Predicted 3D model of a 125-nucleotide RNA (SAM riboswitch aptamer (S box leader)) from Candidatus Brachythrix odensensis. Its Rfam family is "SAM riboswitch aptamer (S box leader)". Rfam links the family to the GO term regulation of gene expression. The organism belongs to Candidatus Brachythrix, within Bacteria. Of the family's consensus pairs, 91% are formed in the model. Its mean pLDDT, the model's own confidence on a scale to 100, is 82.

[in-house]
RNA sequence: CUCUUAUCCAGAGCAGCGGAGGGAUCGGCCCUGUGAAGCUGCGGCAACCCGGUGAUGCGGGUGCCAAAUCCGACAGACGUUCAGCGCGCGGCAAGCGCGCCGAACCGAGCACUGGAAGAUGAGAG
Numbered sequence: 001c002u003c004u005u006a007u008c009c010a011g012a013g014c015a016g017c018g019g020a021g022g023g024a025u026c027g028g029c030c031c032u033g034u035g036a037a038g039c040u041g042c043g044g045c046a047a048c049c050c051g052g053u054g055a056u057g058c059g060g061g062u063g064c065c066a067a068a069u070c071c072g073a074c075a076g077a078c079g080u081u082c083a084g085c086g087c088g089c090g091g092c093a094a095g096c097g098c099g100c101c102g103a104a105c106c107g108a109g110c111a112c113u114g115g116a117a118g119a120u121g122a123g124a125g
């Protein structure tokens, strides 16, 4: 690096160095000189694997410690707006309601379903 497979709405941060970026990509929206990334030390979590126990993160390996994998991306469903048609209501006038069909809309911090992509573990090459 490639393939297979499982999981991804839970959980868990301080200090030092460092200096302006970071959240995979694009968009959105966030975090950030009240100090980003990265490195180091200590601490923590417990998702997967191995071992152990009557049981218990107890030992080891990987991983992780803002926001659901932060949200959307493709398809469908749903929604909003508009047009048409039909039905019903209406001094049958203005118009109103319901249904069907079509078009447009990135709808992106409650995020419906499936997929894609990504991350992590385990196995294989």
Stems, first nucleotide, its partner, number of pairs: 001125008013042005021031003025073004043065003047062005069117001074114003078107001079105004084100006